[in-house]
RNA sequence: AGAGUUUGAUCCUGGCUCAGGACGAACGCUGGCGGCGUGCCUAACACAUGCAAGUCAAGGAGAGGGUUUCCUUCGGGAAAUUAUUAUCCUGGCGCACGGGUGAGUAACGCGUAGAUAAUCUGCCCCUAUCACAGACAUAACUUCGGGAAACUGAUGAUAAUAUCUGAUGAGGCCUUCGGGUCAAAGUUUCGACGGAUAGGGAUGAGUCUGCGUCUGAUUAGCUAGUUGGUGAGAUAAAAGCUCACCAAGGCAACGAUCAGUAACUGGUCUGAGAGGACGAUCAGUCACACUGGAACUGAGACACGGUCCAGACUCCUACGGGAGGCAGCAGUGAGGAAUUUUGGUCAAUGGGGGCAACCCUGAACCAGCGACGCCGCGUGUGGGAUGACGGAGCUUUGCUUUGUAAACCACUGUCAGAAGGGAAAAAAGGUGCUAUGAAGCACUGGGAUUGUACCUUCAGAGGAAGCACCGGCUAACUACGUGCCAGCAGCCGCGGUAAUACGUAGGGUGCAAGCGUUGUCCGGAUUUACUGGGUGUAAAGGGUGCGCAGGCGGACUUGUGCGUCAGGGGUUAAAUCUAUCGGCUCAACCGGUAAUCUGCCCUUGAUACGACAAGCCUUGAGUACGAGAGAGGAUGAUAGAAUUCCUGGUGUAGCGGUGAAAUGCGUAGAUAUCAGGAGGAAUACCAGUGGCGAAGGCGGUCAUCUGGCUCGUAACUGACGCUCAGGCACGAAAGCGUGGGGAGCAAACAGGAUUAGAUACCCUGGUAGUCCACGCCCUAAACGAUGUAUGCUUGUUGUUGGGGCUCUAAGCCUCAGUGACGGAGAAAACUCGUUAAGCAUACCACCUGGGGAGUACGAUCGCAAGGUUGAAACUCAAAGGAAUUGACGGGGGCCCGCACAAGCGGUGGAUUAUGUGGUUUAAUUCGAUGCAACGCGAAGAACCUUACCCGGGCUUGAAGUGCACCGGACGAACCAUGAAAGUGGUUUUUCCUUCGGGACUGGUGCAGAGGUGCUGCACGGCUGUCGUCAGCUCGUGCCGUGAGGUGUUGGGUUAAGUCCCGCAACGAGCGCAACCCCUAUCCUUAGUUGUCAUCAGGUAAUGCUGGACCCUCUAAGGAGACUGCCCACGCAAGUGGAGAGGAAGGUGGGGACGACGUCAAGUCAUCAUGGCCCUUAUGUCCGGGGCUACACACGUAAUACAAUGGCAGGUACAGAAGGCGAAGCCGCGAGGUGGAGGAAAUCCCCAAAAACCUGCCUCAGUUCGGAUUGUAGUCUGCAACUCGACUACAUGAAGCUGGAAUCGCUAGUAAUCGUGGAUCAGCGUGCCACGGUGAAUACGUUCCCGGGCCUUGUACACACCGCCCGUCAAGCCAUGGAAGCUGGGGGCGCCCGAAGCCGUAAGCAAUUACGUCUAAGGCGAACUUAGUAACUGGGGCUAAGUCGUAACAAGGUA
Repeated sequence: AGAGUUUGAUCCUGGCUCAGGACGAACGCUGGCGGCGUGCCUAACACAUGCAAGUCAAGGAGAGGGUUUCCUUCGGGAAAUUAUUAUCCUGGCGCACGGGUGAGUAACGCGUAGAUAAUCUGCCCCUAUCACAGACAUAACUUCGGGAAACUGAUGAUAAUAUCUGAUGAGGCCUUCGGGUCAAAGUUUCGACGGAUAGGGAUGAGUCUGCGUCUGAUUAGCUAGUUGGUGAGAUAAAAGCUCACCAAGGCAACGAUCAGUAACUGGUCUGAGAGGACGAUCAGUCACACUGGAACUGAGACACGGUCCAGACUCCUACGGGAGGCAGCAGUGAGGAAUUUUGGUCAAUGGGGGCAACCCUGAACCAGCGACGCCGCGUGUGGGAUGACGGAGCUUUGCUUUGUAAACCACUGUCAGAAGGGAAAAAAGGUGCUAUGAAGCACUGGGAUUGUACCUUCAGAGGAAGCACCGGCUAACUACGUGCCAGCAGCCGCGGUAAUACGUAGGGUGCAAGCGUUGUCCGGAUUUACUGGGUGUAAAGGGUGCGCAGGCGGACUUGUGCGUCAGGGGUUAAAUCUAUCGGCUCAACCGGUAAUCUGCCCUUGAUACGACAAGCCUUGAGUACGAGAGAGGAUGAUAGAAUUCCUGGUGUAGCGGUGAAAUGCGUAGAUAUCAGGAGGAAUACCAGUGGCGAAGGCGGUCAUCUGGCUCGUAACUGACGCUCAGGCACGAAAGCGUGGGGAGCAAACAGGAUUAGAUACCCUGGUAGUCCACGCCCUAAACGAUGUAUGCUUGUUGUUGGGGCUCUAAGCCUCAGUGACGGAGAAAACUCGUUAAGCAUACCACCUGGGGAGUACGAUCGCAAGGUUGAAACUCAAAGGAAUUGACGGGGGCCCGCACAAGCGGUGGAUUAUGUGGUUUAAUUCGAUGCAACGCGAAGAACCUUACCCGGGCUUGAAGUGCACCGGACGAACCAUGAAAGUGGUUUUUCCUUCGGGACUGGUGCAGAGGUGCUGCACGGCUGUCGUCAGCUCGUGCCGUGAGGUGUUGGGUUAAGUCCCGCAACGAGCGCAACCCCUAUCCUUAGUUGUCAUCAGGUAAUGCUGGACCCUCUAAGGAGACUGCCCACGCAAGUGGAGAGGAAGGUGGGGACGACGUCAAGUCAUCAUGGCCCUUAUGUCCGGGGCUACACACGUAAUACAAUGGCAGGUACAGAAGGCGAAGCCGCGAGGUGGAGGAAAUCCCCAAAAACCUGCCUCAGUUCGGAUUGUAGUCUGCAACUCGACUACAUGAAGCUGGAAUCGCUAGUAAUCGUGGAUCAGCGUGCCACGGUGAAUACGUUCCCGGGCCUUGUACACACCGCCCGUCAAGCCAUGGAAGCUGGGGGCGCCCGAAGCCGUAAGCAAUUACGUCUAAGGCGAACUUAGUAACUGGGGCUAAGUCGUAACAAGGUA
C1' cells in the first nucleotide's frame, strides 16, 4: 500500500466482499512447563450456611480458673486473694470509612475553569485562657410476673468521663452601647491520657456560576411557584427553598417541551492524522442498597450488614403473633453461548478502638481453579545414501516423492523427575542500659505465602505437537470415490463420469501450545469528504420570482483592542501512552527521570486583517434628463377568410370514407353550385435558431390603462449591495365548483371494419371538455434535464436593438441581446468552451447502491381528485453512464446470384420401384434428421455379407506376440455321432543341426488377446455447409486514458479488396486471377493394330493385298487471344461498337483447385485413439430365421394417361468404356450348343435408339396403359420356400395431364433417344460415364430467398429461434389496514390516607388529640407505546405453469 466482483471487451460511477489490528469473549479439535495479569457483559433475579465492625485500666456486676488459709462425712465446702478471665450492663469513640453494584439519571450528574464578602468541619496541629462548688436519677443486679417465641411488665437498690444546677468569664454571641448572656471531667502504673471556651491552620464537605456533554421536528410550542419584586419563615449557608401580597412575566428554530437511549471522566481499541467506536480490570466523581416514603441520632446519613411506616416475596408459629433483606467474601439455585474456592493469614500495607500491649479487619497480602490474555522456555543437537522398508504418484523393464527423514554413529541435558542445600521480602514492638526532648547500644522477638524462588548433584533422548488451509483474491497439487447427488461457499462461484473448489489419502503451505470458527468495534471506506466528494447525460439544481431572519460584503482615514497574534503566570490528580535509564537470568511485568496532557483561567503587550464606533469617497447600486425597440400584461371595440347550421334557387343519383370495405348521409332530393342569414372559435401570408417576459407563457387591427428593458449624458444620492431557511406571490395542460356559451375538434360512449381475439391502431357518429366570468387545484421531460450574483481568461462568422467615427463602404469602433464553429483549459466519454460544464469568490437547494417506494403510518393543505413532508421490515450483487466491436431491424443507400420476372419441362393425383418415419416383431442390427437426412453409408442382404434374434458348441480362445513345461510332424485318408460346428476313435508319415537344440505343430500354465460395447459433448484424420461468396488478417507508423480505430473508408471501375485516383498512412500475407487437365483452329515430328487421295494387283462384295501416309485419326511438342489495332467516352483504370482481322473476342467453353472462420454440423460402424465397461462372455464358431413384415404418412425415381402417338415392316448414322466369346446349328423366346479370334487402336461385347420411308389403328379406358395373377420354362448358384433376374402363353388393375403448394434449367443448355461401366456367382427403374436429335426466353431489379460493402438505431452478445412486461394459478417470507382483545408508561382530576417532620391545643411530664403536607391504594376521562386478531391490501422471492406481446429496431400505432 491494495485486491475480487456489473461487460463480448473498455473507461467511469457505484455498492457488496476480502486481506490488518483489537476483545472481560464463546464454540470445535488439540494440549508439556513457568512468570505476570485477568474471570456473571445475561436476571438491580431469588438466596441455605459460615464469615465481612468493633473496641476501650472511665464506671458497675462478675460465673468459672489459679494460689493461700480454714472446715470436711474425704465426695467436697467456705473465706480471702490473684489475673488485662469469660460474660452482661451504663458510658466513650467508631459504625457516614473500607468493600459492592450501575438500576435510575440527558442533570451543574460529570469534565474543565472559577466563586463562596453566602457556609460547616469530629479525630489532628498551633496559640490563648480555664477546669470551682453541688445535686437528682437509671441499667446490669434482686424479687415477682406475661408470652410458643420474639420480647416484655412490675418491684427494690446503686455508680460514672451518663444527666442537671450554681459560680467564674480570657474569649464568643447579642446590644438601645448602659449592659445582658454562655463552659468543663476526670483517670493514672506518675511515664501520661483526657475535659471546656475562643482564634488560626490542615483535612473533608455543602452551595453557586461560564463553557463542554447522544438521537429523533413523522415531538413546535412549553410554563401558575411558573418569571420577577416586597416582607416573613426555614437552613451551616445565597436563593420561590417555603409562605403572604403585588406585577405578568420566563423559555424556545443557536431546537424549548416531549419521546428514546445512557452513570460521567482519566482513559481503552483503532487510525498516517483528523476522526470513529467503547467506558471491564486500575484511579477520580456521582447514584443506589428488596420496592416506595420518612425522619431520628450525629461533626458528618435522611445511613448496604440502624430505626419507623406501606407494598411484594420468603421463613417460623402453640394461629394469638413474630423474623428477614449477599448490587460485602466464599457458596447455591435460576437465567445464559458464558465467567472461579463455602481456601490460608493478619507476616507485610492500610483502617477502627486503645496510653500501650493488643483485639478486630472476606480491606489487603497470598494460595486454588480456567491456554481467558500477554510474555518466556521446551519437545533435542551434529553426522549419516544400500537415497533401505513401507506408503503415494507416474511417462510403469523402471522412475519420482515422502527423504537426512528413519535405521545407525557421536554428543548435549533446558523443562518435567529424584536427592541435598536454601534466601530476600523485617521494620517496628518488648526488656535493660546511657540519655531523659529526640536519639544510641545490647538482648529478645517475629513469615500466611514457604522448605517456595534460587543453587548443586544424579539418571536418561528418555515423559512432551497440534490445528487450519492448498480454484482466484492468498502461501501451498496430485490420485481415488461421487456424478447438479452427497456436499462446499467470505465474495466471485464449484458439483450434470476425466472436480487442483465435495469426501478420503499421499504430498505441500501457514501458524504453533495452540490453531480455526462465530460475534462485536475501528481500519481499508476520499463509501458523509474539517483535513478530503459531488449535482448537463451515472444518485443529485428547488417550476419561477420577491423578500424578513441568517451568512457574506467596494475605496480612504482615525479610534477601541472583542476576535486574532506574541511573552509570562496558574491549573490541566495519579496511573496510562511516548523517550530514556534501571530491577526481576530475558521478556511480559515493575520502578526512576524526562517529555506530553494540543484545554481553561489570570496578566503584559502588538494592531496588519475581521469586528465595532466616527468621518470621508465614487468605481458597486440607485435617481434624473434625452432617445429607442418589442406577440410584455389588463380592459373594451372592431375586421376579413374558412368550417358548420338555417332559408331560398339550380340540379340528379349518388355522396362520403378506406389498404380494401362497411356503418353513415341521400329520390321526404343529398353531394355539387349560387344568393341571403345565424353563430362560435381561431387569427393564413408577414414569420425569421426574429422579438418580449422571472418562469409558466405571449401572434389580426384599433383605443385606454400599465410593468420591465436598452442606449446616450455623467447632473444627483453616497455602499443604499449579493444571496436567502421559514414566509408571500405567480405558476402549461388536465381536473373541480357556480353561472353563461357551444361553430369546429373531441376523452367517455355507440356503430362499422381488422383480427385467433381487438374493450386498440383505421372509419362513421358523438357527450363532458376545449371558449367567457368568478373561485379552487399547484402538478409536468415546469428541460439548456445546466440555481442566483460578481470578477477574470485566445478567436472567427451570422443575426436583433441602440450609439459613435470617417475615405459613405459588402467599412471601422462600441454597448445590450440571440445563434453557429472553435483555442487554451475542463471532462469517464459524449461534449462544454466570454451565453462555460474553464479559473475564482459569496449564499441557497439537493445527492450517498438497486428494488421495496415517492409506497405505508403520522402531520398538514384541498370541495374532491389529490398535493407536500416521507420511512422500515424484507430482498439482490449488482443497478447505472459514456463509448467500442459485432449481430440484428417489418431502418436507409449501393451491388450480385435461375433469387424474382420471361420461358421450357417436371413434382404434388395413378401404378410400380426404392429410401425414411411410424407400427409390428423373437429380431425386424446400426448410423444419417431443415436447407446441408430420406435411389444417403450400401459400387449391388437368398447362405456368406451380418453387426440383430432363436438354438447348439468353445474358453489363452477364430487370428497375432512372448515365456516356461510336456508331447508330436503338419497334413492326408477312413469310421462313429450330429442339422452343422464340433466331439470321439483308427491308420500313415518330416526338414536343418555346431547334437545343446532349432523350424513347424498339439496340450497345460502365465503375460496378455478379442469387442461393429459406451462416449463424435474427450480426440486425430476425413467430410458437408455458408460459398468459388470476396473477403480475412499482419508488421511498422499515426490517433484514442482504453476497448479499439486507421490501413480495408471515399470517387470511379470490375466477375473479383480487379484495377485507377485521392487519403496518416506505408508495405506485406492467406484468398481472387494466372500457372495444371480436357475441348475448339493451325503447324512440326511419328505412321501400327489407325487411314486410303494417288499407283499396282485381286474379289460377288469389302484397305482384301503390294504399297502410300496427302487427309482423318492417334500422341508428343509448338503457335494462337493481349482490349494488341480502329472509333466514341474517360485524368486513369476501363466501358461501349451487328468495327476490322481471326477457328476463337473481351475469364472462348468445361474441370481440378474451397481464405480466416461458422454450425460442440457428420462420422468411435472405414481407420486411428484417451477414458469407461465385458472377460466360460458384450469374445468366438455353427444351423435356421431376420434386415424383404404393413391400417398408414413423406421423399426420390420409373412407366403412363396417348395420334408430335401405338403397332408391323423396311432403311441409316455414334461415342466412350470393358474383356470378352464370333461364325454355324437347335429353340417362338429366355437360352443351349459351338468354339474361330482375342493377353486387345488388330478379336469380341456391338443390335445403337430416337430419326427417315411404307402400311394399319381414328379418339375409345382403345391395337393407349401395362400393374396384378395363373400356367409352363431359362440362367446363376451347395441351395431361388421365406427372398433372385429373365422368357413364353394367358390375365389386362389404376390412370384421360393431376388441389394448395413446389423443383430444375440461360446453349450444344433444357427436353428427348439410346449405349457402356463399377460393384457383382446371380440380381438396378439406382449411381457414374458416353454420344444422337436439339429448342424457348431474359423488359427489368419493385417484390420473395440468399449474399457482399457503407451508414443508422439497439435495453441483443447463448447475439431476434435474442431480450422482456403485466394479470391469473401454486408455495414461502416480511409488512400496511382492521371490528376488537391484552399489556406497559407518564401526566391530569377526584376520593381515601400509614409512618413522620412541622404547627396548634391539653398535660408537671411521659404522652395524647387535632390540622397541613404525603407514600401506598381506589375511581375517572383522555393521551401514548407495544403485542395480538377474523378478514383484507399491496410487496418480495421461487429451472422448466396459463393468457397475451406492452418495451428494446421506425419493436411493426416512434
Predicted 3D model of a 1454-nucleotide RNA (small-subunit ribosomal RNA) from a metagenome.
The sequence is in RNAcentral, with records from SILVA.
Rfam family: Bacterial small subunit ribosomal RNA. Gene Ontology terms of the family: structural constituent of ribosome and ribosome.